[in-house]
Molecule: transfer RNA
Organism: Candidatus Riesia sp.
């Protein structure tokens, strides 16, 4: 400097060529159950989908920059 790839809940990660309300698990919480904790079941909160702009009737999803992170090249 030149290239790719990733960025979604607190961690890890999903979302089927753009369409009704963005989900799982683990963890927090609350109940239940036990003499009590664990585990177990019900069940609740918790997202400006990394930013700005741009195409669309409609964007997490397509484009363009910028950011952070890794990785290849030199």
């Nucleotide at each position: 400097a030149g290239g790719c790839a990733u960025a979604u809940a607190g961690c890890u990660c999903a979302a089927u060529u753009g369409g009704u309300u963005a989900g799982a698990g683990c963890a927090u919480c609350a109940c239940g159950c036990u003499g009590a904790u664990a585990c177990c079941g019900u069940g609740a909160a918790g997202g400006u989908c990394a930013g700005u702009g741009g195409u669309u009737c409609g964007a997490a999803u397509c484009c363009a920059c910028u950011u952070a992170u890794g990785c290849c090249u030199a």